[in-house]
Context: one part of a larger RNA
RNA sequence: CUGGGCGUAAAGAGCUCGUAAGUGGUUUGUCGCGUCGGAUGUGAAAUUCCGGGGCUUAACUCCGGGCGUGCUUUCGAUACGGGCAUAACUUGAGUGCUGUAGGGGAAACUGGAAUUCCUGGGGUAGCGGGGAAAUGCCCAAAUUUCAGGAGGAACCCCGAUGGGGAAGGGAGGUCUCUGGGCCUUUACUGACCCUAAAGAACGAAAGCAUGGGUAGCGAACAGGAUUAAAUACCCUGGUAGUCCCUGCCCUAAACGGGGGGCGCUAGGGGGAGGGGGCUUCCACGUCUUCUGUGCCGUAGCUAACGCAUUAAGCGCCCCGCCUGGGGAGUACGGCCGCAAGGCUAAAACUC
Numbered sequence: 001c002u003g004g005g006c007g008u009a010a011a012g013a014g015c016u017c018g019u020a021a022g023u024g025g026u027u028u029g030u031c032g033c034g035u036c037g038g039a040u041g042u043g044a045a046a047u048u049c050c051g052g053g054g055c056u057u058a059a060c061u062c063c064g065g066g067c068g069u070g071c072u073u074u075c076g077a078u079a080c081g082g083g084c085a086u087a088a089c090u091u092g093a094g095u096g097c098u099g100u101a102g103g104g105g106a107a108a109c110u111g112g113a114a115u116u117c118c119u120g121g122g123g124u125a126g127c128g129g130g131g132a133a134a135u136g137c138c139c140a141a142a143u144u145u146c147a148g149g150a151g152g153a154a155c156c157c158c159g160a161u162g163g164g165g166a167a168g169g170g171a172g173g174u175c176u177c178u179g180g181g182c183c184u185u186u187a188c189u190g191a192c193c194c195u196a197a198a199g200a201a202c203g204a205a206a207g208c209a210u211g212g213g214u215a216g217c218g219a220a221c222a223g224g225a226u227u228a229a230a231u232a233c234c235c236u237g238g239u240a241g242u243c244c245c246u247g248c249c250c251u252a253a254a255c256g257g258g259g260g261g262c263g264c265u266a267g268g269g270g271g272a273g274g275g276g277g278c279u280u281c282c283a284c285g286u287c288u289u290c291u292g293u294g295c296c297g298u299a300g301c302u303a304a305c306g307c308a309u310u311a312a313g314c315g316c317c318c319c320g321c322c323u324g325g326g327g328a329g330u331a332c333g334g335c336c337g338c339a340a341g342g343c344u345a346a347a348a349c350u351c
Base pairs, nucleotide, nucleotide: 004322005321006320007305008304012319014202016200017199021195022194025089026088027087028085029084030083031082033081034080035077036076037075038074039073041071042070048066049065050064051063052062053061054060092192093189094188095187096185099182100181104178105177106176108174109173110172111155116150117149118148119147120146121145122144126137127136207248208247209246211244212243216242217241221237222236223235224234259318260317261316262315263314264313267296268295270293272291273290274289275288276287277286278285300307301306324351325350326349333344334343335342336341
């Protein structure tokens, strides 16, 4: 090197784009690079293997042959891989046409409920909180109730193993701009494909920087309880933060713990988007088809659990990753970052 693996045992990069590279549909011709066959030269000796000889045997030694899996030259073969014909084709891929569903993205405007605060009216002694309490609030009139006002944040019902997005993630309403999907039609291009080191864009929350904003919640902090103690759980407060603009950070149990693509392999009954047939005045109904999304289940697979046309089944292509536990996702070095830290990533030692 080959050989084994990656749902849960070690192992799928958070996700997408994408360069090199690897891989690649159908037909014909041609070349003969790979590939295959014959021949040629070489592949030192010793060693090694086989046959035989010599020391009384063996070791040892001598002779002959093989091996030396390779390379050179040459003559052929042309199925497969490859080059060329900048050949041809349409099923892969893409474009167009016709429709269609959607919390996909961005920005602006806007709505009602609720919490809190303020003002005024009614009203009077408690309120609040809890296992029980206390801290706390309240006769300077609270809690409660009615009316008005301010401001910030989040959007009840609909709402659904429902829909959309590459993932993160996305939900009050309206308008504007905008990405993608699916179905139908087969009009166009004619293999333009797939994967993807390097690289790039995006990437919850927390955190950082400048400025704003701050209703509620609430790390830190303070107080009250509990307790042997209570740097907690519970209670009363409460600052950062949570929100907005701009710029960083780049990590998550970033999870379906399942990389992407293509093809093939029983069914059953759901719900979502589109098309077609039958029926019908329509609607409804029924059959069928494509796409996506859940459940059950056969073969098969699996250590088992389970997976099972959305595979963890049967195959092919490409990438990433794993190799006992701890030390350690650490040290050192490098790169990135304002910092926090991130990425890359050992060893001694030990069991």
Notes: The part of an RNA shown here (small-subunit ribosomal RNA, central domain) has 351 nucleotides and comes from an uncultured bacterium. It matches the Rfam family "Bacterial small subunit ribosomal RNA". The prediction has a mean pLDDT of 88. RNAcentral holds the full RNA, with entries from ENA and Greengenes.